This is a predicted structure of a 102-nucleotide RNA (SAM riboswitch aptamer (S box leader)) from a Chloroflexota bacterium. Its Rfam family is "SAM riboswitch aptamer (S box leader)". From the family's description: The SAM riboswitch is found upstream of a number of genes which code for proteins involved in methionine or cysteine biosynthesis in Gram-positive bacteria.
RNA sequence: CUCUCAUCGAGAGCGGUGGAGGGAACGGCCCUUGGAAGCCCGGCAACCGAUCCUCGGACACGGUGCCAACUCCGAUUCGCCCACGGGCGAAUGAGAUGAGAG
Numbered sequence: 001c002u003c004u005c006a007u008c009g010a011g012a013g014c015g016g017u018g019g020a021g022g023g024a025a026c027g028g029c030c031c032u033u034g035g036a037a038g039c040c041c042g043g044c045a046a047c048c049g050a051u052c053c054u055c056g057g058a059c060a061c062g063g064u065g066c067c068a069a070c071u072c073c074g075a076u077u078c079g080c081c082c083a084c085g086g087g088c089g090a091a092u093g094a095g096a097u098g099a100g101a102g
Base pairs, nucleotide, nucleotide: 001102002101003100004099005098006097007096008095013041015040016039017038021031022030023029026074027073028072042067043066044065047063048062049061051058052057071094075092076091077090078089079088080087081086
């Protein structure tokens, strides 16, 4: 990097450091000097392993992951509704995370 499978409406700090950016890309719309990213600490969750088990689960030790907004919103197709601005649902696409294969 490609492929397969599962999940993506919940959850997580008035801390330290740092100083201007961040939310994947693009377009929106937002967050941010009342302090962004990063790093440290803290926390959440429980995909894989370990352990225990009454085989439903428990735990949080190890490997990840995550901690504004539904994956912040969106594209395409189909269906339904509409006060014509739009709204809702399903499938697909894009993306993220984990596990596995090449």
The coordinates come from a structure-prediction model, not an experiment, and the mean pLDDT is 84.